The RNA shown here (Bacterial RNase P class A) has 360 nucleotides and comes from a Planctomycetota bacterium.
The coordinates come from a structure-prediction model, not an experiment, and the mean pLDDT is 78.
It is recorded under the gene name rnpB.
Of the family's consensus pairs, 92% are formed in the model.
The RNAcentral record of the sequence draws on ENA.
RNA sequence: GGAGCGGGCCGGGCGGCCGCGGCUGAGUUUUGCUCAGGCGAGGAAAGUCCGGGCUCCGUAGGACAGGGUGGUGGGUAACGCCCACCGGCCGCGAGGCCCGGGCCAGUGCCACAGAAAACGAACCGCCGAACGGCGUCCUCACCGGCGUGCGUGGUAAGGGUGAAAAGGUGCGGUAAGAGCGCACCGCGGGGCCGGCGACGGUCCCGGCAUGGUAAACCCCACCCGGAGCAAGACCGAGCAGCGGGGAGGGCCUGUCCGGCCCGUCCGACCCGCGGGUAGGUCGCUGGAGGCGGCGGGUGACCGCCGUCCUAGAGAAAUGGUCGCCCCCGACAGAACCCGGCUUACAGGCCCGCUCCGUUU
Numbered sequence: 001g002g003a004g005c006g007g008g009c010c011g012g013g014c015g016g017c018c019g020c021g022g023c024u025g026a027g028u029u030u031u032g033c034u035c036a037g038g039c040g041a042g043g044a045a046a047g048u049c050c051g052g053g054c055u056c057c058g059u060a061g062g063a064c065a066g067g068g069u070g071g072u073g074g075g076u077a078a079c080g081c082c083c084a085c086c087g088g089c090c091g092c093g094a095g096g097c098c099c100g101g102g103c104c105a106g107u108g109c110c111a112c113a114g115a116a117a118a119c120g121a122a123c124c125g126c127c128g129a130a131c132g133g134c135g136u137c138c139u140c141a142c143c144g145g146c147g148u149g150c151g152u153g154g155u156a157a158g159g160g161u162g163a164a165a166a167g168g169u170g171c172g173g174u175a176a177g178a179g180c181g182c183a184c185c186g187c188g189g190g191g192c193c194g195g196c197g198a199c200g201g202u203c204c205c206g207g208c209a210u211g212g213u214a215a216a217c218c219c220c221a222c223c224c225g226g227a228g229c230a231a232g233a234c235c236g237a238g239c240a241g242c243g244g245g246g247a248g249g250g251c252c253u254g255u256c257c258g259g260c261c262c263g264u265c266c267g268a269c270c271c272g273c274g275g276g277u278a279g280g281u282c283g284c285u286g287g288a289g290g291c292g293g294c295g296g297g298u299g300a301c302c303g304c305c306g307u308c309c310u311a312g313a314g315a316a317a318u319g320g321u322c323g324c325c326c327c328c329g330a331c332a333g334a335a336c337c338c339g340g341c342u343u344a345c346a347g348g349c350c351c352g353c354u355c356c357g358u359u360u
Base pairs, nucleotide, nucleotide: 001356002355003354004353005352006351007350008349009348010347012325013324014323015322016321017320018319020040021039023037024036025035026034027033028032042331046342047341049340050339051338052337053336054228055227056226057225066224067223068222069221070220071085072084073083074082075081086100087098088097089096090095101219102218106217107216108213109212110211123159124158125155126154127153130152131151132150133148134147135146136145137144167185168184169183170182171181172180186208187206188205189204190203191202192201193200194199232282233281234280235279241273242272243271244270245269248262249261250260251259252258289308290307291306292305293304294303295302296301326329
C1' cells in the first nucleotide's frame, strides 16, 4: 500500500422568531385563559415473531388431548435469546454457517430414469462344460470323447440409470468374482485414560449385521392454564326500576289578584336504594432503568458504591420559517412496560485481528 474478518458507536450542527402537548410556579371568580421556567420519539419507536412483568378470569392433585423446544454446560425474571465449548461443513487465514435427539418400536413415502429404491436386485457384461439341448467323432447301437454359452447355472469386478445402488482403497485369491482372506480407513461392541458434560484419545474384539427420509406420522426428554391496558379499579349524571312519604307541585312573578301546565292511589312532587350508561379519575411510567467507578467471571453476565431523572397523550403534541456552516443529511413517528429476534437504513467514526505485496 492492497484485500478482508470481528466488535463498538454516531445518525447534520449552532442561533433567532412563531407555534403544538404535558409538568411546575405565579396571576385570574370557575370551565378556562395569560405569563414565566423546564421537558418533549428511535436504533430500529417498525414487523407483532418469541419470552416475561402487570391485570382479570379459571385452577386440590394427576392423567389424556393440543402446542412448543431439541448437541453439551452456563447466563437470565424468562425465552425459540445470549455466552463458552463439542461435532459436521466452508475459508490459506482472521473467522463464518448448521430446526445439530431417535428411522433394528411401529407405520408410511422415495417422482423421472433404471434390472433393482430395500428381507435384499441382474439390463449390457464377466465366467464356465455339472445337467439338459444341439453339432460332431468312434461304434450297428449304447457307453464315451470333443465342441457349442441355446436353456438351467455362478458372479456383482466393469459399464449403464439415478439425488441416493447393499462399506472404500490396495494386495492376495478365483473359472470369473466376492470381507472369500489380509493391511489401512470407515462402521459396530467392549475396556482404559482425559473432560462436569457434549465428546476426544488409545487398546482389544467383530468381517460388516439392517439405503434415504422424522421442516412424514410417530417415539423420547423437557416446557406450556386462558384472555389481554378497549386488561382492570374507583366515582358517577340522566332515563327506566324498586322502597317510603304524599294531595298537592310548578310557571307567568319580587308582592296581591288572575291565568296556564302537571297530578290526586295505575298518583304529580319529595326523600332514599342498588345496578350502572354518558362522563370523570386512576392504571401511566422511577424502571429486571441510564451513566461512572471498583470487584468477580474466558464470556454472556453478576455484586457493591456513587450519581442522574429522561415523553405519557386520549382523536391523539414534537412542526414551520429565517440566517450561517459542513461531507447537503438514509430508514423511519411512542400509545401499559421490559428482555430479545427479524426486517429497513444515505453517510461517517473508533478498536482489535488476518492474508498478500513492498521497504528498512